Notes: This is a predicted structure of a 1446-nucleotide RNA (small-subunit ribosomal RNA) from an uncultured Bacteroidota bacterium. Model confidence (mean pLDDT): 82 of 100.
RNA sequence: GAUGAACGCUAGCGACAGGCUUAACACAUGCAAGCCGAGGGGCAGCGGGGAGUAGCAAUACUCUGCCGGCGACCGGCGUACGGGUGAGUAACGCGUGUGCAACCUGCCCUUUACCGGAGAAUAACCCAUGGAAACGUGGACUAAUACUCCAUAGUAUUGAUUUAUCGCAUGAUAGAUUAAUUAAAACUUCGGUGGUAAAGGAUGGGCACGCGUGACAUUAGGUAGUUGGUGGGGUAACGGCCUACCAAGCCGACGAUGUCUAGGGGUUCUGAGAGGAAGGUCCCCCACACUGGAACUGAGACACGGUCCAGACUCCUACGGGAGGCAGCAGUGAGGAAUAUUGGUCAAUGGGUGAGAGCCUGAACCAGCCAAGUCGCGUGAGGGAAGAAUGGUCUAUGGCCUGUAAACCUCUUUUGUAUGGGAAGAAUAAGGAGUAUGUAUACUCUGAUGCCGGUACCAUACGAAUAAGCAUCGGCUAACUCCGUGCCAGCAGCCGCGGUAAUACGGGGGAUGCAAGCGUUAUCCGGAUUUAUUGGGUUUAAAGGGUGCGUAGGCGGUCUGUUAAGUCAGCGGUGAAAUCCGGCAGCUCAACUGUCGCGAGCCGUUGAAACUGGUAGACUCGAGUGAGGUCGAGGUAAGCGGAAUAAGUAAAGUAGCGGUGAAAUGCUUAGAUAUUACUUAGAACACCGAUAGCGAAGGCAGCUUACCAGCCCUCAACUGACGCUGAUGCACGAGAGCGUGGGUAGCGAACAGGAUUAGAUACCCUGGUAGUCCACGCCGUAAACGAUGCUCACUGGCUCUGGGCGAUAAACAGUCCGGGGCCGAGCUAACGUAAAAGUGAGCCACCUGGGGAGUACGUCGGCAACGAUGAAACUCAAAGGAAUUGACGGGGGCCCGCACAAGCGGAGGAACAUGUGGUUUAAUUCGAUGAUACGCGAGGAACCUUACCCGGGUUUAAAUGUAGAUUGCAUGAGGUGGAAACACUUCUUUCCUUCGGGACUAUUUACAAGGUGCUGCAUGGUUGUCGUCAGCUCGUGCCGUGAGGUGUCGGGUUAAGUCCCAUAACGAGCGCAACCCUUAUCGUUAGUUGCCAUCAGGUCAAGCUGGGCACUCUAUCGAGACUGCCACCGUAAGGUGUGAGGAAGGUGGGGAUGACGUCAAAUCAUCAUGGCCUUUAUGCCCAGGGCGACACACGUGCUACAAUGGGGCGCACAGAGGGAAGCGAUACAGCGAUGUGGAGCGGAUCCCAGAAAGCGUCUCUCAGUUCGGAUUGUAGUCUGCAACCCGACUACAUGAAGCCGGAAUCGCUAGUAAUCGCAGAUCAGCCAAGCUGCGGUGAAUACGUUCCCGGGCCUUGUACACACCGCCCGUCACACCACCCGAGUUGUCUGCACCCGAAGCCGUCGGCCUAACCCGCAAGGGGAGGAGGCGUCGAAGGUGUGGAGG
Repeated sequence: GAUGAACGCUAGCGACAGGCUUAACACAUGCAAGCCGAGGGGCAGCGGGGAGUAGCAAUACUCUGCCGGCGACCGGCGUACGGGUGAGUAACGCGUGUGCAACCUGCCCUUUACCGGAGAAUAACCCAUGGAAACGUGGACUAAUACUCCAUAGUAUUGAUUUAUCGCAUGAUAGAUUAAUUAAAACUUCGGUGGUAAAGGAUGGGCACGCGUGACAUUAGGUAGUUGGUGGGGUAACGGCCUACCAAGCCGACGAUGUCUAGGGGUUCUGAGAGGAAGGUCCCCCACACUGGAACUGAGACACGGUCCAGACUCCUACGGGAGGCAGCAGUGAGGAAUAUUGGUCAAUGGGUGAGAGCCUGAACCAGCCAAGUCGCGUGAGGGAAGAAUGGUCUAUGGCCUGUAAACCUCUUUUGUAUGGGAAGAAUAAGGAGUAUGUAUACUCUGAUGCCGGUACCAUACGAAUAAGCAUCGGCUAACUCCGUGCCAGCAGCCGCGGUAAUACGGGGGAUGCAAGCGUUAUCCGGAUUUAUUGGGUUUAAAGGGUGCGUAGGCGGUCUGUUAAGUCAGCGGUGAAAUCCGGCAGCUCAACUGUCGCGAGCCGUUGAAACUGGUAGACUCGAGUGAGGUCGAGGUAAGCGGAAUAAGUAAAGUAGCGGUGAAAUGCUUAGAUAUUACUUAGAACACCGAUAGCGAAGGCAGCUUACCAGCCCUCAACUGACGCUGAUGCACGAGAGCGUGGGUAGCGAACAGGAUUAGAUACCCUGGUAGUCCACGCCGUAAACGAUGCUCACUGGCUCUGGGCGAUAAACAGUCCGGGGCCGAGCUAACGUAAAAGUGAGCCACCUGGGGAGUACGUCGGCAACGAUGAAACUCAAAGGAAUUGACGGGGGCCCGCACAAGCGGAGGAACAUGUGGUUUAAUUCGAUGAUACGCGAGGAACCUUACCCGGGUUUAAAUGUAGAUUGCAUGAGGUGGAAACACUUCUUUCCUUCGGGACUAUUUACAAGGUGCUGCAUGGUUGUCGUCAGCUCGUGCCGUGAGGUGUCGGGUUAAGUCCCAUAACGAGCGCAACCCUUAUCGUUAGUUGCCAUCAGGUCAAGCUGGGCACUCUAUCGAGACUGCCACCGUAAGGUGUGAGGAAGGUGGGGAUGACGUCAAAUCAUCAUGGCCUUUAUGCCCAGGGCGACACACGUGCUACAAUGGGGCGCACAGAGGGAAGCGAUACAGCGAUGUGGAGCGGAUCCCAGAAAGCGUCUCUCAGUUCGGAUUGUAGUCUGCAACCCGACUACAUGAAGCCGGAAUCGCUAGUAAUCGCAGAUCAGCCAAGCUGCGGUGAAUACGUUCCCGGGCCUUGUACACACCGCCCGUCACACCACCCGAGUUGUCUGCACCCGAAGCCGUCGGCCUAACCCGCAAGGGGAGGAGGCGUCGAAGGUGUGGAGG
């Protein structure tokens, strides 16, 4: 885009066209084929006339064919048309084109001739009679355009003879002679109509042939009247159409036969076309008429509304017997998703009949129903902004959308309603009149007739009045928002939406598309160059046969002649109409309709001759032969050889051998292994050896011989296109396997044992059978690979190599045939490719998404194993190729890091502290969970904090702001109840002022509350980690179809993508480094609270004082370090050096600083924030409890286990901090925590403050201790409203576990580890042994990068890409689906054989019957014919057997 559609929602009108696609299922009822009296006998019914009877009459009855007419009957024509359907049919059925010298044709037209005579019946009617009916039966009468006979007749038919012409042929046509045979019908108004014979025409048919016209080869052979001939029969006619005989043919890979499907065409839909699909309506042809068979009649049928027979079904019945056939028009039932009225009219068109009027006509024309289609019209038009209201939405005092939409004003009236008018379609028939010629025809005039329908159409009036929906809105695809829902409900054509912010579900608003329709479903074509003729492919995506030989077929070198099949051109025929297309025209337009034009193909004919083909001749370059010469693991057979291995024997010799990652099984004191000699056996052939050679492929390797085959080179003697390819076919064909018989050393499936392992039916080891070997025969497959069919021609360069030729030659830009590599034009999706995968030609084979499946079934082959051929159901939305970027690897290379190693010290065991899990609980608030949670948020949980629990209370609230009003309070003090909050209550009561007021406070009103409730997977901000790892990118250019690459790779170097060199890259950015802070050295400036060398004073002592600023120090500004210098190495960058100098040396140490990004990492409980939830509560206030529980498990710490130690006494040295509700000197009291007074100090001044390890000395002497200090008791101190749950500290007493810690594991490379103390934050106090800082003392070790972990760069493989914590395979369990199998059951088709055999045609018989004719005067006889009998064929039925599909 389309449809004979259906379904859903909706619906105003008209025109035109359409309407059982299913059950060729069954049918009630009505109608669909009759007409003719001008063929006939007649006359039932109707009308008229006449007569009679009754009656006054109307009228009734009877008679009468006399008239109009006419039921039934005889006869004629029609019923074979028209109408329906598509079951069957794969066929001369259809289409197209021919032929009939092999035919027929009623009615119609033309022409010729004829129409004489005779006869016998029969139906109707009448009588009788059978039957329920349908339907008969018998007797008697009668007519014809019914039937019969005779005559006449020819251009008819048949036979014979003969002439001419023609044809491709059988033969035909025309003529002549002769013989035989066959006709007729009447009616009449006298005009005619009709009849018979013959010829011709027209129309309609019959037959034959060429070409075209489905699927399946898992249908490959079929055929006995089969193929042909002769004779005969039959037919309108040819013909095995039928029959007898003879012959053995005929069809088939160019697809016979079989099975399945199907009416064919004009045309219709689609498509650019070529094609593909379809065949409804209309037209042509065919077939069919309940199913099967058969003939009759007839011009025509094997007959839709005829006959006979058989069958099934339905109906009637008196049970004896009968009737029927809607696939005609309506209609009914059934089936189905689904398809209409039991309508009108013969007015028109057409048909039948008739002289005609007419009659008949469900053909036809009309109407009815149905949006089922196409076309047309309408549902209003113009104005109208306060951009109304409602509705929707947002960033919400407002904006935006609905929207000029509405209201409102003006206008119009198609449609509608009402009234009035009102067609065309009708031409003419009979009849009448006239004209023309020529009796009759033609023409002119007149002349009845309209179903539709009072319809179309026209006019007038009225009034916007009567008239809009459907689908969609994530992308494809035009159109977006809100709410609801929360992987639910649902959507979905594909991709895919939905798990709390859904433009995708449902609803609302809005929008988009189409519009009296709109969507959905089904089907067809298109897009799909996705079956490729136009117009595809086959190295790796699906796809080259394993290889050759070769049949059919296809294709084929040069020249000449000829031919004309292909080819080309002109002309003729056909190509029905309708349709399509173009022009014009008619319905108001259009759809629709009319008219004119156009045409592929096929046939014929005339010509052309280039090309293809045929034919004749010639040629040599293709192909082959010949002569000469090489080459090679080419094949087959026979013989020979040495090395090795194994076995046997002998010698000699002793304890192991063998084997592995390590072992064991195994062998061995009965003497192995190792060694030597001899013997035997089988198999394979080291070195040469190659990237080589040969072969069609498989494949081929010691040496020699014989036989066989081949490529190649050179010569150019011979043949003269002999060629290429190759379906079917034939042959060859690795290994394994099979059969028979041999052989068997080594190796070695199966098997056994030993190991390994969770297991180990494996990998490893020890054995070992088939086999491997030979002969003969099968098998016929391989990643049979170059994953690349064969042949020919052409198209580059360099290089290596095998065999020839040329050449004196080791040289060679020579030449031919082979084998490789590199570059790479062209090609390719890319990879790649020149012995093409390029450019062309020819032929063959094969492919058409993945799985199912190379499976099943069938068939063929095979001894078997198995091979060849080779589907479908079902299922998926992919499967696949090449390349790219990552990630990953028990891949590779290079390189880092306390990563390992080398060391030191820990933790894991104990007790305690702390955090977590778990458990418990009214609550044990919440968060953090591998590394990157767990002394983490928390740098201070007794109350508070606090978020949790229990209980009490409270509801515009705790705070703030704005606006308005009021007020002078608020507050403070006290009392009562209460656990408190709170409730009740008593007393008290502003400031400034210019006096206008203002400030402040309180109350009240209004508006904004609050939430540590949820979502860190809606977010901001902040943070952890990879990782202070060296990376991550961009611009331009270049490369690539592209993803992308290059740069950023490579060679060096570095801590570093640091730098250098190289370079289709050149530059740049974020990172690195540097800049910043601190520390180490020096200088400058400054000199108090710091310092004290010099001078002075002074003290028990002390920078204590004057003084000084030199030093230290403090703190500001600078200097200094840059591989700068030297040596060596290196192109350079840079490296090396026990180098120099220097405080410091190669980044001097430390800090701050964290690229692009990853982990939906963490945090909604710091804060902020979208959405959701809550609002007498999930908010707020208060008291108490809990966060501190305790069988247990883990992390982080502390203290220890002691002598490098514990204890006592004495002595010494820091840094950095803090201090006013503070640090607190000092004095006194206390054993002490501390208390009481209290100087000084907001600090370089005073205080905290005693540093500790250390040093000296004394003691302890290896013990659960003078180690260790948990736990517990008692007594205290301090903070605080308050130490019970639940603080710290002090004293005395108590004195637990623990004697160095399993597997496994952590930190650290120098002022580091280890060890020692000090300070601070938080803080009333403190559970701090934590954290953050500070200094004191102060090591060991690093060979090195194999390994573990993490990381960087390059490279490689990949089926991974939420990226190896990936992907993915199979079994099993359960449910469902499809297919297969399946005991059994049921229906269909068909071959062959036989039985039975209806109707009927044909044949035959003539006992029986017989009007016409013959014989006979007659009786009678004969007899066409008939009944009947018999026979062939023969449907249905039956039996047996086989097959097919299902």